[in-house]
């Protein structure tokens, strides 16, 4: 690194040291000398792994699901939804063509676009087994 699950619109800063990049990458918005990354150090958040509890399931226990609690300890995490967007699907809206129509307009096509949605990718963490 590659596999499988199971989450990603909540939520959580200060201080030393230094001192110019950062937000994966593209393109876009940003953020930063009023101090980025990066070490340290104290803080905090959430509940993955862990514990209790009550529920479904069973004749009954495991185990598994579902609900809540708690937070020593393993991680993670403490600007913007994973900052947004790229791929396909629906839903709006709609250029242009064609058909009908005296016209108004009707019908059909669907360039393109969207503070819309639904999925994929891709990417983070956790756990797992190997």
């Nucleotide at each position: 690194g590659a596999c499988u699950c199971a989450u990603c619109g909540a939520g959580a800063c200060c201080g030393g040291c230094u001192g110019a990049g950062g937000g994966a990458a593209a393109g876009g918005c940003c953020c930063a000398u009023u101090g980025a990354a990066g070490c340290c150090g104290g803080g905090g958040c959430a509940a993955c792994c862990u514990u209790c509890a009550g529920g479904a399931c069973u004749a009954a226990c495991c185990a598994u699901c579902c609900u809540g609690a708690a937070a020593a300890g393993g991680u993670g995490c403490c600007a913007a939804c994973u900052c947004c967007u790229g791929c396909g699907g629906a839903g709006c809206a709609a250029a242009u063509g064609c058909c009908g129509g005296a016209a108004a307009c009707g019908g059909u096509u669907g360039c393109u676009g969207c503070u819309u949605u639904c999925g994929a990718g891709a990417g983070a963490u956790g756990a797992g087994g190997g």